[in-house]
The prediction has a mean pLDDT of 82. Predicted 3D model of a 472-nucleotide part of an RNA (small-subunit ribosomal RNA, 3' major domain) from an uncultured Pseudomonadota bacterium. The full RNA is in RNAcentral, with records from SILVA. Rfam family: Bacterial small subunit ribosomal RNA. Clan: SSU clan.
Context: one part of a larger RNA
């Protein structure tokens, strides 16, 4: 001076409390661990590893394994010396890689392009995140963290930052041997909510014409929605009350918003020898006819088992039938793919329109109405069977969905535990990104849309000032 106390005193946070839905029982799907295994690559490990790296593991990815291969090499520079084209196509052996052999077909002679002994080299996703460089978490969007001049103190430092109020804020105001700065806060940025302006191949019978079986379909025209550029608007401005005649606090007007309007990007000194040598770079270390390289095929998809994080459910607020309204935000050219046809269905035929406010995906869903009447059921939908579409050399090991059959456990979950304060929580669907397919993940998007919060005693964690302290 800090760090800690089962010391104080203030304060804060879905931290408790109140309240709503979960998880922990069941099947499934996905991470982990164990264990198996020729390999079942490797990392991540309390919060802050475990639907994590991986926004896509049949082959490829691919870093393991087995088994047949190469050895200046799959990539890069120089290289004596050759060859004139390489590329492509075909044909035998062969699992392939390779290996032998035929063939088309051409531009040019400075050059490029192939091949290439011998050697420098090349290569490592081999060790080391406790050698490193970027770059992430995490405490924590807390409100802090320091400076420089000056004053005290032998010194280590204090003081500034403490103290009275206030604030989400070290926010502000008052005090003060301190007086100023700096990096944080908050503004400035984006997006939302209301209005003007400008602008009109979306939208509109609003007014007029025309015209259908119907449709903004067609003149015709920005009023209106809407799009999107640009400006205004929110400052405690104003009005009462409080207060120290200060910051502010509380109530009111006035307004689309009111006291930071909501969401978002933003992460201070620094803390874990926290992550990452497997993006990447990168030092030494190390392999070098391999720890390097290409290949076929298998593995990451194994399964007595514990664990996590998920999806479906166990019904009636519900399942099924049937009718049929109202959304947002994305993509879309080796694409999205209408109408119309076949097919129970996955789709298949088809091929109009669009590089898209124009055409498509595109059905939203939940909502409304009828029927089932408490039962392992007209609930659940695992696992299995037989038949099929579909991508794709190629779905056995190991995809996706489709029809028919099949109908398992499960009747609301034990100790424990988790999220959430408002357009949120819970519920409903659509869209991407990756990607040939493969989504209960992950990122986004509207719809419907609550409860509850007395309060700071107690769990947890964290601010500030104090005190002990044998601890640095």
């Nucleotide at each position: 001076u800090g760090a800690c106390g089962g010391g104080g005193a203030c304060c804060c946070g879905c931290a408790c409390a109140a309240g709503c839905g979960g998880u922990g029982g069941a099947g499934c799907a996905u991470g982990u661990g164990g264990u198996u295994u020729a390999a079942u690559u490797c990392g991540a490990a309390g919060c802050a590893a475990c639907g994590c790296g991986a926004a896509g593991a049949a082959c490829c990815u691919u870093a393991c394994c087995a088994g047949g291969u190469c050895u200046u090499g799959a990539c890069a520079u120089c290289g004596a010396u050759c060859u004139a084209a390489a590329a492509g196509g075909g044909a035998u052996g062969g699992a392939g890689a390779c290996a032998u052999c035929c063939u088309c077909a051409u531009a040019g002679c400075u050059a490029u392009a192939g091949a290439g002994a011998a050697g420098a080299c090349a290569g490592g996703u081999g060790g080391u995140g406790c050698a490193u460089g970027g770059u992430u978490g995490u405490c924590g969007u807390c409100a802090g963290c320091u400076c420089g001049u000056g004053u005290c103190g032998u010194g280590a430092g204090a003081u500034g930052u403490u103290g009275g109020g206030u604030u989400a804020a070290g926010u502000c105001c008052c005090g003060c041997a301190a007086c100023g700065a700096g990096c944080g806060c908050a503004a400035c940025c984006c997006u939302u909510g209301c209005g003007g302006u400008c602008a009109g191949u979306u939208g509109c019978c609003a007014g007029c014409a025309g015209g259908c079986a119907a449709a903004g379909c067609u003149g015709g025209g920005c009023a209106c929605u809407c799009u999107g550029a640009u400006c205004g608007g929110a400052c405690u401005g104003c009005c009462g009350g409080u207060g120290a005649c200060a910051a502010g606090c509380c109530g009111g007007a006035g307004g689309a918003a009111g006291g930071u309007g909501g969401g978002g990007a933003u992460g201070a000194c620094g803390u874990c020898a926290a992550g990452u040598c497997a993006u990447c770079a990168u030092g030494g270390c190390u392999c070098u006819u391999a720890c390097g390289a290409g290949u076929u095929g298998g593995g990451c998809u194994a399964c007595a088992c514990a664990c996590g994080u998920g999806c479906u459910a166990c019904a009636a607020u519900g399942g099924c039938g049937c009718u049929a309204a109202c959304a947002g935000a994305g993509g879309g050219g080796a694409g999205c793919g209408a109408a119309g046809c076949u097919g129970c269905g996955a789709a298949g035929c088809g091929g109009a329109g669009c590089a898209a406010a124009u055409c498509u995906u595109a059905a939203a869903a939940a909502a409304g109405c009828g029927u089932c009447u408490c039962a392992g059921u007209u609930c659940a939908g695992a696992u299995u069977g037989u038949a099929c579409u579909c991508u794709g050399c190629a779905a056995c090991u190991c995809g996706a969905g489709u029809a028919c059959a099949u109908g398992a456990a499960g009747u609301u979950g034990g100790a424990a535990u988790c999220g959430c304060u408002a357009g949120u929580a819970a519920u409903c669907g659509c869209g991407g990104a990756u990607c040939a397919g493969c989504a209960u993940g992950c990122c986004g998007c509207g719809g419907u849309g609550a409860a509850u919060a007395c309060g700071u005693u107690c769990c947890c964690g964290g601010g500030u000032c104090u005190u002990g302290u044998a601890c640095a």